[in-house]
Context: one part of a larger RNA
RNA sequence: UGACGGGGGCCCGCACAAGCGGCGGAGCGUGUGGUUUAAUUCGAUGCUACGCGAAGAACCUUACCAGGGCUUGACAUGACGGUGGUACCGAACCGAAAGGGGAGGGACCCGUUAAGGGAGCCGCCACAGGUGCUGCAUGGCUGUCGUCAGCUCGUGUCGUGAGAUGUUGGGUUAAGUCCCGCAACGAGCGCAACCCUUGCGGUAUGUUUCACGUGUCAUACCGGACUGCCCGGAGAAACCGGGAGGAAGGUGGGGAUGACGUCAAGUCAGCAUGGCCUUUAUGUCCUGGGCGACACACACGCUACAAUGGUCGGUACAAUGGGUAAGCCACACCGCGAGGUGGAGCUAAUCCUUAAAGCCGGUCGUAGUUCGGAUUGCAGUCUGCAACCCGACUGCAUGAAGUCGGAGUCGCUAGUAAUCGCCGGUCAGCCAUACGGCGGUGAAUACGUUCCCGGGCCUUGUACA
Numbered sequence: 001u002g003a004c005g006g007g008g009g010c011c012c013g014c015a016c017a018a019g020c021g022g023c024g025g026a027g028c029g030u031g032u033g034g035u036u037u038a039a040u041u042c043g044a045u046g047c048u049a050c051g052c053g054a055a056g057a058a059c060c061u062u063a064c065c066a067g068g069g070c071u072u073g074a075c076a077u078g079a080c081g082g083u084g085g086u087a088c089c090g091a092a093c094c095g096a097a098a099g100g101g102g103a104g105g106g107a108c109c110c111g112u113u114a115a116g117g118g119a120g121c122c123g124c125c126a127c128a129g130g131u132g133c134u135g136c137a138u139g140g141c142u143g144u145c146g147u148c149a150g151c152u153c154g155u156g157u158c159g160u161g162a163g164a165u166g167u168u169g170g171g172u173u174a175a176g177u178c179c180c181g182c183a184a185c186g187a188g189c190g191c192a193a194c195c196c197u198u199g200c201g202g203u204a205u206g207u208u209u210c211a212c213g214u215g216u217c218a219u220a221c222c223g224g225a226c227u228g229c230c231c232g233g234a235g236a237a238a239c240c241g242g243g244a245g246g247a248a249g250g251u252g253g254g255g256a257u258g259a260c261g262u263c264a265a266g267u268c269a270g271c272a273u274g275g276c277c278u279u280u281a282u283g284u285c286c287u288g289g290g291c292g293a294c295a296c297a298c299a300c301g302c303u304a305c306a307a308u309g310g311u312c313g314g315u316a317c318a319a320u321g322g323g324u325a326a327g328c329c330a331c332a333c334c335g336c337g338a339g340g341u342g343g344a345g346c347u348a349a350u351c352c353u354u355a356a357a358g359c360c361g362g363u364c365g366u367a368g369u370u371c372g373g374a375u376u377g378c379a380g381u382c383u384g385c386a387a388c389c390c391g392a393c394u395g396c397a398u399g400a401a402g403u404c405g406g407a408g409u410c411g412c413u414a415g416u417a418a419u420c421g422c423c424g425g426u427c428a429g430c431c432a433u434a435c436g437g438c439g440g441u442g443a444a445u446a447c448g449u450u451c452c453c454g455g456g457c458c459u460u461g462u463a464c465a
Base pairs, nucleotide, nucleotide: 001465002464003462004461005460007459008458009457010456011455012454013453015449016448019412020411021410022409023408026303027302028301029300030299031298032297033296034294035293042053043052064289065288066287067286068285069284070283073127077126078125080123081122082121083120088105089104093100094099108118109117110116129278130277132276133275134274138272139271140267141266142265143263145261150189151188152187153186154185155184156165157164158163169180170179171178195255196254197253198252200223201222202221203220204219205218206217226249229243230242231241232240233239292431305405309364310363311362312361313360314359315358321353322352323351327346328345331342332341333340334339371402376397377396378395379394380393381392382391418441419440420439421438422437423436424435
């Protein structure tokens, strides 16, 4: 000087408390451990791994396993030699395919028709290749402390020195924010502001809406909020409390933005890269299997256990987005339905994409039920070369556990929680209940900081560095 303390003081944070809803029990989905396996590819492992890399594992993907092939190789560059019936196409035949085989057909460019050269191909050499190892050799990127308020420097001063001061102190703030003081005076990276979005107004323009014109709305620009005004607080300042006006107030809400550093944190499998290893195989191609196994254990979710509900009929209101060369698909017909057959519009503010909870009425009457939907049987639809392993969806039948969950534990302070549906990426299809967004309905509670957790500043102790 730091780090640490079941030392002290001050102060923050859904940290506790107050409150609302969950998880932990059930069934199922997904991930992980374990076990199993020919293989169940690899990585991630307290917080900071476990719906994580994976924003899409039937083949492919695929890195794993079994079997069958290839060897200058699936791909790149260079050197040498060869090659016109050459490159290329390719029938028999073997084969699961890859691959082997090779009847037969049969070119191109430069150059004057030539000689020759090039491309391609073959042979050979140098090399290619490796998701093989090392994240404790690395770059880059990322997580975490933490959007926390800190981390430093120049000059000066103090100290033999390590170092201190500044950055401590008194106030104040979300903030090392600002004010006052002070052997310090300044400065940098952070904070804040500048950026995007949302809430109010104006101007301009409008193939949306509408019968038309305003308006809504869309796009662009501008204005608006600054403790500016008033009162109060202390000696003053910073600032704090209250008020007016205002769509909005003291950072208006949300986002992007992550200082010096910490964890030899994560990633050699995204990519790049040193070293090591491999080279008829640790490379490469193919068929099939596996990544989907299942006595178990954990994590994250979904659906429930019902009457604030289930079911039937009627009826109302969104926003974000996506869509043409095999897309979105109105409407009509067929089918109980998934869907099928026709077929209009749309290169999209123009066409397509049903909102649901809600509201009105009927029914069910506390029951393992008209709750709940797992599981299983049969019959189908669609995508795709192909749904056995291993897809989604539909109809009929079947109807399991489950009656609110032990110890414990998680989220959330407002348009939030809770609840309701909608859209998107990936994508042929989909195991999405995930992830990222969008809107609808819309709460309760916070006395307070003693305690638990994490953090900041000062101080104190230390046999630790």
Molecule: small-subunit ribosomal RNA, 3' major domain
Organism: uncultured bacterium